The prediction has a mean pLDDT of 79. This is a predicted structure of an 89-nucleotide RNA (c-di-GMP-I riboswitch aptamer).
[in-house]
RNA sequence: UAGAUUAAGUGCUAAUCUGUCGAAAGACAGGGGCGCAAAGCCACAGAAUCUAUGGUGUUCACCAACACUAUGACAGCCUGGUUACGGCA
Numbered sequence: 001u002a003g004a005u006u007a008a009g010u011g012c013u014a015a016u017c018u019g020u021c022g023a024a025a026g027a028c029a030g031g032g033g034c035g036c037a038a039a040g041c042c043a044c045a046g047a048a049u050c051u052a053u054g055g056u057g058u059u060c061a062c063c064a065a066c067a068c069u070a071u072g073a074c075a076g077c078c079u080g081g082u083u084a085c086g087g088c089a
Base pairs, nucleotide, nucleotide: 001089011036012035016031017030018029019028020027021026034076040082041081042080045079046078049073050072054069055068056067057066058065059064
């Protein structure tokens, strides 16, 4: 410097359970362990996905229903950026 076939010491923790927060998606803490060679960080890089408090529109006598919408979320969907451990060359 480049790559991820193999891989040590380690590290992380899916579903799910309990508690808290949140309108929700989801997040955090503690159990749990499906998996991960970046499952470290960046959502103010792109795209996808999830949600719809609020907003807009439609229907409706009302109640209400439906559709759209991210400014909310997701880095364990993908690409990208950035930093790092071990082994090999």